[in-house]
Small-subunit ribosomal RNA, 3' major domain from a Candidatus Omnitrophota bacterium, 480 nucleotides, folded computationally.
The source organism's lineage runs through Bacteria, Pseudomonadati and Candidatus Omnitrophota.
It was read from a public genome assembly.
Rfam family: Bacterial small subunit ribosomal RNA.

Context: one part of a larger RNA
This record gives sequence, C1' cells and structure tokens, in this order.
RNA sequence: UGACGGGGACCCGCACAAGCGGUGGAGCAUGUGGUUUAAUACGACGCUACGCGUGGAACCUUACCACGGCUUGACAUACACCUGAAAUCCCAUCGAAAGGUGGGACCUCUCCUAAAGAGACAGGUGCACAGGUGUUGCAUGGCUGUCGUCAGCUCGUGUCGUGAGAUGUUGGGUUAAGUCCCGCAACGAGCGCAACCCCUAUGAUUAGUUGCCAGCCCUAAAAGGGCGCACUCUAAUCAGACUGCCAGUGUUUAACUGGAGGAAGGUGGGGACGACGUCAAGUCAGUACGGCCCUUACGCCGUGGGCUACACACGUGCUACAAUCCCCAUUACAGAGAGAAGCGAGACCGUAAGGUGGAGCAAAUCUUAAAAAGUGGGGCCAGUUCAGAUUGAGGGCUGCAAUUCGCCCUCAUGAAGCCGGAAUCGCUAGUAAUCGCGCAUCAGCCACGGCGCGAUGAAUACGUUCCCGGGUCUUGUACA
Repeated sequence: UGACGGGGACCCGCACAAGCGGUGGAGCAUGUGGUUUAAUACGACGCUACGCGUGGAACCUUACCACGGCUUGACAUACACCUGAAAUCCCAUCGAAAGGUGGGACCUCUCCUAAAGAGACAGGUGCACAGGUGUUGCAUGGCUGUCGUCAGCUCGUGUCGUGAGAUGUUGGGUUAAGUCCCGCAACGAGCGCAACCCCUAUGAUUAGUUGCCAGCCCUAAAAGGGCGCACUCUAAUCAGACUGCCAGUGUUUAACUGGAGGAAGGUGGGGACGACGUCAAGUCAGUACGGCCCUUACGCCGUGGGCUACACACGUGCUACAAUCCCCAUUACAGAGAGAAGCGAGACCGUAAGGUGGAGCAAAUCUUAAAAAGUGGGGCCAGUUCAGAUUGAGGGCUGCAAUUCGCCCUCAUGAAGCCGGAAUCGCUAGUAAUCGCGCAUCAGCCACGGCGCGAUGAAUACGUUCCCGGGUCUUGUACA
C1' cells in the first nucleotide's frame, strides 16, 4: 500500500421488511446430469452452465455411428507433359446412392492466308499443394459475460517521507453521482458521472395521399363517390423544463422542503451508452491466427441410422386442479409487424383441419385479420358440462420421403391433479398480474421457446435491527 475480520462509523440497492403473483407437489414441453447405445456429435458448470451457442436436428443441416466409395481431391493458385471437340449432352450396365465400367451424339472459340505454333477452356498423369468442426481459449486477435450504470480509477507539477509511498482523492455539508459548495500543501488535468443521440408525453409551423370527414353535394343507406384539409393521423422542422419564479430551512453556499404556473418538475418515463481493472471467466465449433498433429486419411462423397434412447435426478416453462370458473350464442375497442417461388379477399365444397378458385396488393390503398375482454343463456360444487395426459379409429397439409421422428382436424377414450414439505424466485406503476396479436428462423414443424406489440390494470414500502451484495472513512493483523 492492499486484502481480510462472526471490528467500528456512515450510506446505497426489490437486499431485508410491507405487499402481489409464482417455483418446489401433478401431467406435458424443453435443456442438463446420469444411464444406455454402433453412435446417442461438440461446447457451456455457483452467482455469471442447464427453452444456453441452436433465430427451426425427418433427408439436408451434421460435426457422431455403421456400411459402400474417391485420392491433386468438394474448393484455390501455379508448373510440366499428354489428350481434346471452346463447351455440352445421351444410352447401357453393377449399385441403396455415391461411385465404377462400357458405348454413343454433337465437328468447334481467338490470333494466324493456310499449315505449324500460341492463347482461352476442359479431361488425364505428375509435382508444388489443397483439405481437417483434429489439439491447445493456459500461445493469441476479435467479440462477450460478471462485479456494475457500482462511483470510482489515475496522471503532471509541487510539497512531505531515507524509502515503499503519502498528499491531491482526506475533512464539514450536499447529491442518483469523485454531483456541487466550503475548508485544506496543494494547484491543475485525464478516463468515468452528467449532458450531447433515439423513442415517448404537450404545442406550433409546413405538408394532405394511400390518411381524415366538421360542413356541402350524390346515394335507400354506408367515407361508397365527389368538393374539402378544419379535426384525427402521418413525418420533418421548431418551441418547451432551466431549481427559471415564490416562501421556508441552510453557512447571505451547495442544496433541501413546500408552492405557483405548466401537457410535463426537480435525472418527467424508457432506450442506447459499461471507467482503470477482476475472474489464466467464455469462445481455436462463427470467422481470423501462432505452435503441434493427420495426408489413399483425423481429408472428401454417398446410403441408412443417431443427435428424438429412458430405471432415474435437477433447472426453465406451459396447462391445470375450477363458479372472479367452464360451455354455447352474440357483439365492440388495439398497437406493432409481415407479404411476390409471397400475403391471399369475396364466393363455393367439407363437421373440421383443409380444398376449389384467384379479386386486390412490391402495399398509410390490398391481404394477413378473428383481437382477447364485454353481453345473454346453460352448468350448481361433483374428480363434475373441472382438467386434459394417454390410447384407438378416420382424415388434412408440407415435403423426393413423415416407420424410427412432423404439424393439424374430427369422433371415441378420459390418466394424474382438489392449490403443493423443507426451501426458493420475480416485481415499486402503466410496474406486477391477467389477456390476446405479430415477427425472425422456416418447405413443414415438435414455439408451451426467443424478440416485440398493444388491451385490462392493482397492492405495498413503518423502517434499515437482521440476511445478501456494494461504496467511503477508520481500526486490528503472525496474510501478500
């Protein structure tokens, strides 16, 4: 100087407390461990692995296994020689395909009058090489997680100290903040904080189609058509919030408390943004890259299988156990997206999944599109008109192909489950909880996942003794 302490002081955080809803019990989905297997590919392991890389495992993906094949190779550059028809295509045969073997069609590009030769291209042979999801994340780059959006981490000069080092950065206040004020052997500065950026909340101006409809016209009526651009909205520019104003407290400070005005008030709400560093944290399998290793195989191609196994254990979720509910009927109000090998309307067929068909739309125009809530009727507390696992039968869709191993529909079947032990998680407001809608990946989909969007919309916070994590000062130490 640090680190540590079941030392002290002060302070903060959904850390506790106060509340609301869960997990832990059931069934299923999914990831992991384990076991099994020819193989169940690899990585990730307290917080910071486990719906994670993977944002789509039937083939492909695919790296794993079995078997069948190839050897300058699926891909790149270069050289030498040979062949050729610049290229391309077809057939037969063995075969699961890959691949192997044999045969045939097609009669030509550039330079050059032609030939020869050269070039371009292709095949073969050979030689350099290719190739490797092989190894090392403890050789690395890059990127990322975490402490932590915590308020810290440092430097120059000066001063003090033999020196390590100290001071500054400590102290008194204050703040979300090393934020600001005051004091001080310090005076300044840098990286962080904050602000500058984006979204959102109010208004103005400009603009008016594909958006809008107050007024006028047409129409039986409907923004259906026109006039229109006031309103909504859209999307660009600007305004607005700064403790600016008032009162009190405070050191006539910084600031705090209350108030006015205001759409918004003291960081308005949300996002992006992550200091010096820590964990030899993660990633050589995203890519890059040093070393090592393989080279008729640890490379490459194909068929089939596996990654989907199942006594079991854990994590994350979904659905429930019901009456604030379930079923049937009926009926309003969103936002944000996506759409051409696409979204697909009206109509018709089918109980339905879906099918036929193809209007419109590269979309403020058309489509997806039905929002869920609500209202009316039935169920009357039961393993039920709860719950839907499992299984049987019949169908639909995608795709070369749904057996291993897809999704959906209909009929039948109708399991566990009556609110969950010890323990444990999230959340402080448009939040939790509840509800539905969309997108990416994607032929299809095991999505109940992920990322977004809106609708309805709470309770509680006395307080900081205690648990956890963190910050500042101080103290002890046989630790570095």